[in-house]
Context: one part of a larger RNA
Molecule: small-subunit ribosomal RNA, central domain
Organism: Pseudomonadota bacterium
RNA sequence: CUGGGCGUAAAGCGCACGUAGGCGGUUGAAUAAGUCGGUUGUGAAAUCCCCGGGCUUAACCUGGGAAGUGCAGUCGAUACUGUUCGACUUGAGUAUGGUAGAGGGAAGUGGAAUUCCCGGUGUAGCGGUGAAAUGCGUAGAUAUCGGGAGGAACACCAGUGGCGAAGGCGACUUCCUGGACCAAUACUGACGCUGAGGUGCGAAAGCGUGGGGAGCAAACAGGAUUAGAUACCCUGGUAGUCCACGCCCUAAACGAUGAGAACUAGACGUUGGAGGGGUUAUACCUUUCAGUGUCGCAGCUAACGCGCUAAGUUCUCCGCCUGGGGAGUACGGCCGCAAGGUUGAAACUC
Numbered sequence: 001c002u003g004g005g006c007g008u009a010a011a012g013c014g015c016a017c018g019u020a021g022g023c024g025g026u027u028g029a030a031u032a033a034g035u036c037g038g039u040u041g042u043g044a045a046a047u048c049c050c051c052g053g054g055c056u057u058a059a060c061c062u063g064g065g066a067a068g069u070g071c072a073g074u075c076g077a078u079a080c081u082g083u084u085c086g087a088c089u090u091g092a093g094u095a096u097g098g099u100a101g102a103g104g105g106a107a108g109u110g111g112a113a114u115u116c117c118c119g120g121u122g123u124a125g126c127g128g129u130g131a132a133a134u135g136c137g138u139a140g141a142u143a144u145c146g147g148g149a150g151g152a153a154c155a156c157c158a159g160u161g162g163c164g165a166a167g168g169c170g171a172c173u174u175c176c177u178g179g180a181c182c183a184a185u186a187c188u189g190a191c192g193c194u195g196a197g198g199u200g201c202g203a204a205a206g207c208g209u210g211g212g213g214a215g216c217a218a219a220c221a222g223g224a225u226u227a228g229a230u231a232c233c234c235u236g237g238u239a240g241u242c243c244a245c246g247c248c249c250u251a252a253a254c255g256a257u258g259a260g261a262a263c264u265a266g267a268c269g270u271u272g273g274a275g276g277g278g279u280u281a282u283a284c285c286u287u288u289c290a291g292u293g294u295c296g297c298a299g300c301u302a303a304c305g306c307g308c309u310a311a312g313u314u315c316u317c318c319g320c321c322u323g324g325g326g327a328g329u330a331c332g333g334c335c336g337c338a339a340g341g342u343u344g345a346a347a348c349u350c
Stems, first nucleotide, its partner, number of pairs: 004321003007304002012318001014201004021194003025088007033081002035077008049065006091191001092188005097182003103177007110154001115149007125136002162169002206247006215241002220236004258317006266295012299306002323350003332343004
């Protein structure tokens, strides 16, 4: 190197875009680089192998052959791959017409609720728990009515519903904006797939500067519980949670399942389209495309299970794994304000 693997045993990068590279649809012609064949030269001798010869045999020595699977030249072959030229439309894309959507960004608006403030009514409790206490309250609380302030989140609708590459996205309106799907035509004519490096995005927590701060709440304080209670429970409560800008770059970033393509029984739901039937119309029936679920044949799997959304049958490209611990540690590099991240061992030990 070949050979084995990656849902749960070790193993799919968190996700995308994309450079190099790898791989690449149908068809005609040319070429002959790869590929295949012939031939020539070379591939030292010895050794190994085959057929002989010489020591009484053998080891040993020795003659000839074969081999040396290679390299170079030359003459050919042209299916496949490559290269060049031309053509095609099914892959890919563009246009036209529709459809659905919490896809993204910005601005504005709304109602319910909590808290606080002001005023009215009103009086002795409220709150909290397993039970209590801390706490709040006659300086008038809790409850209730009216008014006001402020911040955050958007009940019902709501659905194994939708959208997004992933992270994720849920009140309403407007503006800006990305993608997807469907139907029928027209157009471009392989423009494609993957993707080492690279670049961008990336929950929460955390960091920097400046705002904001209702509720919640690490830390912290007090009350309980307990043998103790640096906890679980209770009363408070600061960072934080929110906004703007800039960092951080991690996660059980999960479908623990990389991306793309083709093929391979069905049954039942559901979302978005389109066609046909049916109805006055809705409903309903049916076909098909795209998504999203449940079950299941073949097949696969160690089993569990997967099963046209594959973990089935194949192809292309990338990433990753190689006993447990030491250890995702040390050292070094790179990145970061820091926290730390990333790359990533060994001794030793079982």